Record summary:
Predicted 3D model of an 89-nucleotide RNA (c-di-GMP-I riboswitch aptamer) from an uncultured Anaerolineae bacterium. It was read from a public genome assembly, where an Rfam model found it. It matches the Rfam family "c-di-GMP-I riboswitch aptamer". Gene Ontology term of the family: cyclic-di-GMP binding.
RNA sequence: AAACCGAAAAGGCAAAACCAGUGAAAGCUGGUCGCGCAAAGCUAUGGGUCUAAGUUCGCACGAGCGAGUAUGACCGCCAGGCUGCCGAA
Numbered sequence: 001a002a003a004c005c006g007a008a009a010a011g012g013c014a015a016a017a018c019c020a021g022u023g024a025a026a027g028c029u030g031g032u033c034g035c036g037c038a039a040a041g042c043u044a045u046g047g048g049u050c051u052a053a054g055u056u057c058g059c060a061c062g063a064g065c066g067a068g069u070a071u072g073a074c075c076g077c078c079a080g081g082c083u084g085c086c087g088a089a
Base pairs, nucleotide, nucleotide: 005087006086012037013036017032018031019030020029021028022027035076041082042081043080045079046078047077048074049073050072054069055068056067057066058065059064
């Protein structure tokens, strides 16, 4: 110096809820808040989950209903990749 690991210290992030905006929705953004997190930093690469605008099929033949389907979304679902603070056992 690096790796494993995670005591201490300095900090960091921010669940749910509420308010406002945005989106078809899932969700996202900002403010308040503080469930928790050693990567709860970034990345949609592999799985997984959510939604179904558009579209397909069916029923109606009707303006509607049902089902399927990401090109949409989730990194605080798991894994992979990249990067990062500190230094006890």